Source information:
Predicted 3D model of a 135-nucleotide RNA (c-di-AMP riboswitch aptamer (ydaO/yuaA leader)) from a bacterium. It matches the Rfam family "c-di-AMP riboswitch aptamer (ydaO/yuaA leader)". Its family is annotated with cyclic-di-AMP binding and regulation of gene expression in the Gene Ontology.
């Protein structure tokens, strides 16, 4: 000097998952409240044929197809993400999981729930915008 790995911090990324206040503690914790953001239930109208059960439904980008040595894996795919926003070009990545429990269409009033968790990078061109510095 270069490269690789690990740890910490900052800036930031995915996501609704942030901010403020009060009390008890004297403590980093606990309890409660508010704002904001997000989800579910819930009329008229509209939609919905009936029966059966092999059910049905919700959050989420995470759905569907094919194959195999087959309950596991592989290849794709709808969809989604990658440091201000949009467009174009190229590149990389995800494409899970969980919940309700026989029950829910939409839905005003109304009722109710959550505010977690996981990470450290992708460049170029054009347009627009924001900030900083100088005069």
């Nucleotide at each position: 000097u270069u490269c690789c790995c690990g740890c910490c911090a900052a800036c930031g990324c995915c996501g609704a998952a942030u901010c403020c206040c009060g009390c008890c503690a004297g403590g980093a914790g606990g309890c409660g409240g508010g704002a904001g953001c997000g989800g579910g239930g819930g009329a008229c109208c509209c939609g919905a044929g009936c029966a059966c059960c092999a059910g049905g439904g919700g959050c989420g980008c995470a759905u569907c197809g094919c194959u195999c040595u087959c309950c596991g894996a592989g290849c794709g795919u709808a969809g989604g993400g990658c440091a201000c926003u949009c467009u174009u070009c190229a590149g990389c990545c995800c494409g899970a999981g969980c919940c309700c429990g026989a029950c829910a269409g939409c839905u005003a009033a109304c009722c109710u729930c959550g505010c977690a968790g996981g990470c450290c990078u992708u460049g170029a061109a054009g347009a627009g915008g924001a900030g900083c510095g100088g005069u």